[in-house]
Context: one part of a larger RNA
RNA sequence: CUAUCAUUAAGGAACUCGGCAAAAUAGCCCCGUAACUUCGGGAGAAGGGGUGCCUAUGAUGUUACUAGAGUUUACUUUAGAAAGCAUUGUCAGGUUUCAACAAAGAGGCCCAACCGACUGUUUAACAAAAACACAGGGCUCUGCAAACUCGUAAGAGGAUGUAUAGAGUCUGACGCCUGCCCAGUGCCGGAAGGUUAAUAGGAGAGGUUAGCCGUAAGGCGAAGCUUUGAAUUGAAGCCCCGGUAAACGGCGGCCGUAACUAUAACGGUCCUAAGGUAGCGAAGUCCCUUGUCGGGUAAGUUCCGACCCGCAUGAAUGGCGUAACGAGUUGGGCGCUGUCUUAAUGAUAGACUCA
Numbered sequence: 001c002u003a004u005c006a007u008u009a010a011g012g013a014a015c016u017c018g019g020c021a022a023a024a025u026a027g028c029c030c031c032g033u034a035a036c037u038u039c040g041g042g043a044g045a046a047g048g049g050g051u052g053c054c055u056a057u058g059a060u061g062u063u064a065c066u067a068g069a070g071u072u073u074a075c076u077u078u079a080g081a082a083a084g085c086a087u088u089g090u091c092a093g094g095u096u097u098c099a100a101c102a103a104a105g106a107g108g109c110c111c112a113a114c115c116g117a118c119u120g121u122u123u124a125a126c127a128a129a130a131a132c133a134c135a136g137g138g139c140u141c142u143g144c145a146a147a148c149u150c151g152u153a154a155g156a157g158g159a160u161g162u163a164u165a166g167a168g169u170c171u172g173a174c175g176c177c178u179g180c181c182c183a184g185u186g187c188c189g190g191a192a193g194g195u196u197a198a199u200a201g202g203a204g205a206g207g208u209u210a211g212c213c214g215u216a217a218g219g220c221g222a223a224g225c226u227u228u229g230a231a232u233u234g235a236a237g238c239c240c241c242g243g244u245a246a247a248c249g250g251c252g253g254c255c256g257u258a259a260c261u262a263u264a265a266c267g268g269u270c271c272u273a274a275g276g277u278a279g280c281g282a283a284g285u286c287c288c289u290u291g292u293c294g295g296g297u298a299a300g301u302u303c304c305g306a307c308c309c310g311c312a313u314g315a316a317u318g319g320c321g322u323a324a325c326g327a328g329u330u331g332g333g334c335g336c337u338g339u340c341u342u343a344a345u346g347a348u349a350g351a352c353u354c355a
Stems, first nucleotide, its partner, number of pairs: 001350008010341002014339001019336001027051005036041001038173001052095004056090007065080007096100001108334007115326002120132002136171007148157003174321004179251003184248002186244005193239003200232001204228005211220003252270005279313001280310001291307005
């Protein structure tokens, strides 16, 4: 020096990103116990006191024995009850130690905020959480040979269930609530019109050539075969018409105006499907920003309470509260300490030297 332990004067978080680590607390009995609350909790809240042994004395239990009653010699039953033993008490007395839950084992506590209601689950081996799940809430589909899923199929699950059931999806206890927009996209319904496939249909056109015309070159060309092919017919879908947001989603700008100033309840105008309601708000969301004010500190980019000018909050992509809970996150305090001022000593195992 390294690892693991032990102790420390004075101070006591000055350490540090941060009390990380360590220290401290600790059992049992008694007293006592706040805000808040879903009245269950919070709560072992917090905060105090006691604790060994001996003696004395009491209580309770047990019953040798005593007395009474019943009945069959002997038993049953009722009342009282010594000693011992067991449990337990006393502002009782005494006594030892530094110290009596003397060892071991064995909660530190409080205040405030955020998130998630809770118990639970998770990245086996860097993440345990505010993530997942959850009870509760909503929407959609499904009438049973159900919807949905697996399989080419037979078939199977769903389910030996039947809408108080099953499937999908979102939200996430509880309390108060959940505003406006259906123009776009999606879904549901509608069927008049437009568009629209194969099919049916076959007007017409082309190729071939028996034949005919021609001196020839060549021309015309039936039937058959063959290559095509207009009108017409023709469903869903799309266009179209409605509905639907706890479907995907969205929820404005400019200008003026009150008898100080400032501000604008008010007015004008443009655009939109509709222009963000209740709430909350420098937030886990705020760029400017260490916003401004207040609190806490001697001093506070963090924290708490307000303000609102929300770069870019907002209502089941849920909004706002919320007792209890949390190896969650943040700020503060008490206790406690070698975290530190500032280092020292000791133990064990190494390292090092010698063998």